[in-house]
RNA sequence: UGUCCGAAAUCGGACACAACUCGUACAGAUCCGGGGAUACGGCCCGGAUGUUUCUGCCAGGCGACCGUAAAUCGCCCGACUACGAGAUGAAGAGCAUCUAGG
Numbered sequence: 001u002g003u004c005c006g007a008a009a010u011c012g013g014a015c016a017c018a019a020c021u022c023g024u025a026c027a028g029a030u031c032c033g034g035g036g037a038u039a040c041g042g043c044c045c046g047g048a049u050g051u052u053u054c055u056g057c058c059a060g061g062c063g064a065c066c067g068u069a070a071a072u073c074g075c076c077c078g079a080c081u082a083c084g085a086g087a088u089g090a091a092g093a094g095c096a097u098c099u100a101g102g
Base pairs, nucleotide, nucleotide: 001016002015003014004013005012006011017089018088020086021085022084023083024082025081026056029049030048031047032046033045034044035043041066042065050057058078060076061075062074063073064072
């Protein structure tokens, strides 16, 4: 919250599903190409590697650094996905709050 099984509206069991928790994978990482910004800035696009692994490979904050150039660096915090394990699960209405979009 569905299906199935048992004599079965109740009861029990199995499976699936959902959200949750934990574990494994990957370090939300590294390398490269093209473009872009410039101390009120530090991004965008693409490729490769990485997982007995599909997907993803980012967001925000703080600090450093770069004296205007082409290059970023450190730390904190926040996921999804795949697989495995665990325990849980009725329906409706009102109100409040939070988040996202318009």
Purine riboswitch aptamer from a Ktedonobacterales bacterium, 102 nucleotides, folded computationally. Rfam family: Purine riboswitch aptamer. On this family, see Mandal et al., Cell 2003: "Riboswitches Control Fundamental Biochemical Pathways in Bacillus subtilis and Other Bacteria". Rfam 15.1 lists 4,097 matches to the family in 1,411 species. Gene Ontology term of the family: purine nucleobase biosynthetic process. NCBI's taxonomy places the organism under Bacteria, Bacillati, Chloroflexota, Ktedonobacteria, Ktedonobacterales.